[in-house]
Context: one part of a larger RNA
RNA sequence: UUGGGCGUAAAGAGCUCGUAGGCGGUUCGUCGCGUCGGCUGUGAAAACCCGGAGCUCAACUCCGGGCCUGCAGUCGAUACGGGCGGACUUGAGUGUUGCAGGGGAGACUGGAAUUCCUGGUGUAGCGGUGAAAUGCGUAGAUAUCAAGAGGAACACCUGCGGCGAAGGCGGGUUGCUGGGCCGACACUGACGCCGAGGCGCGAAAGCUAGGGGAGCGAACGGGAUUAGAUACCCCGGUAGUCCUAGCCUUAAACGAUGAAUGCUUGGUGUCUGGGGUUAUAAAGUCCCCGGGUGCCGUCGCUAACGCUUUAAGCAUUCCGCCUGGGGAGUACGGUCGCAAGACUGAAACUC
Numbered sequence: 001u002u003g004g005g006c007g008u009a010a011a012g013a014g015c016u017c018g019u020a021g022g023c024g025g026u027u028c029g030u031c032g033c034g035u036c037g038g039c040u041g042u043g044a045a046a047a048c049c050c051g052g053a054g055c056u057c058a059a060c061u062c063c064g065g066g067c068c069u070g071c072a073g074u075c076g077a078u079a080c081g082g083g084c085g086g087a088c089u090u091g092a093g094u095g096u097u098g099c100a101g102g103g104g105a106g107a108c109u110g111g112a113a114u115u116c117c118u119g120g121u122g123u124a125g126c127g128g129u130g131a132a133a134u135g136c137g138u139a140g141a142u143a144u145c146a147a148g149a150g151g152a153a154c155a156c157c158u159g160c161g162g163c164g165a166a167g168g169c170g171g172g173u174u175g176c177u178g179g180g181c182c183g184a185c186a187c188u189g190a191c192g193c194c195g196a197g198g199c200g201c202g203a204a205a206g207c208u209a210g211g212g213g214a215g216c217g218a219a220c221g222g223g224a225u226u227a228g229a230u231a232c233c234c235c236g237g238u239a240g241u242c243c244u245a246g247c248c249u250u251a252a253a254c255g256a257u258g259a260a261u262g263c264u265u266g267g268u269g270u271c272u273g274g275g276g277u278u279a280u281a282a283a284g285u286c287c288c289c290g291g292g293u294g295c296c297g298u299c300g301c302u303a304a305c306g307c308u309u310u311a312a313g314c315a316u317u318c319c320g321c322c323u324g325g326g327g328a329g330u331a332c333g334g335u336c337g338c339a340a341g342a343c344u345g346a347a348a349c350u351c
Base pairs, nucleotide, nucleotide: 004322005321006320007305008304012319014201015200017198021194022193023192025088026087027086028085029084030083031082033081034080035077036076037075038074039073040072041071042070048066049065050064051063052062053061054060091191092188093187094186095185098181099180103177104176106174107173108172109171110154115149116148118146119145120144121143125136126135162169163168206247207246208245209244210243211242215241216240220236221235222234223233258318259317260316261315262314263313266296267295268294269293270292271291272290273289274288275287276286278284300307301306324351325350326349333344334343335342336341
């Protein structure tokens, strides 16, 4: 490379958008670029294959044919792909009536609890553990009541429930704002899908500067435990955790399952729209049509486990990735970064 693969064996990029590029709905006309056919020229000779001939045979040599799968010219065909022109509405999108939602960024605000401070009551313990001790407390602790300060997180509701591309998102109010879904009608008329590079987003930890600091708490100190105990348990406790601005760009960033489209028996929950039925009305019940999200399961698939209309089934398009274990996500070089490091990414050697 051909091939075979990527849920768990090696392998889906953390996620979106999107450039080049690849691929692309129905129909009519046209061109004849791809495509197909005929003819002509060329495709040196030798070699090779077939037939024949000559050295007594053979090797070898000679003759004829084929081959030279190609290229060019010319004539033609027009189904398919393509170009150009016209039309269409199912793909895609727009408008419009509604709907659900912890989607996002900002401002304001609430109560419970912890801690601290002040005061009242009150007296000898409190706290902690397997048991203890360190620790706190007669300078009045713990407990309890009242007032105050401050920071962080939002109990119940809460749900294999919702929203978001992913990361993720949860007290309340408010203005701003993104996306999604249903229904009916109208409009645009293929405007689409994927997407190398690229832009952007991206938990936690970490970094820079300035704030903030209640609780928790790497490091660190002490007390225990232990043979030891640089741990598990206990008492403290700094960075950090929080806010603003800017970096970092990694995770078991997981559904360990790339995106899009179509097709393929069913059952049962739930969320959210629409239509119908019953009813005086609401709620509710039942039936039907969508859009999500779970469980079970047929065919099929799978090495098995399992997946199963939310496919790991049957197909098409495009991208990414894998190719024995270790060495190694290392070295070197490059790019990025303040740094930490990230991305790209070998070989010797060895089994």
This is a predicted structure of a 351-nucleotide part of an RNA (small-subunit ribosomal RNA, central domain) from an uncultured bacterium. Model confidence (mean pLDDT): 89 of 100. The full RNA is in RNAcentral, with records from ENA and SILVA.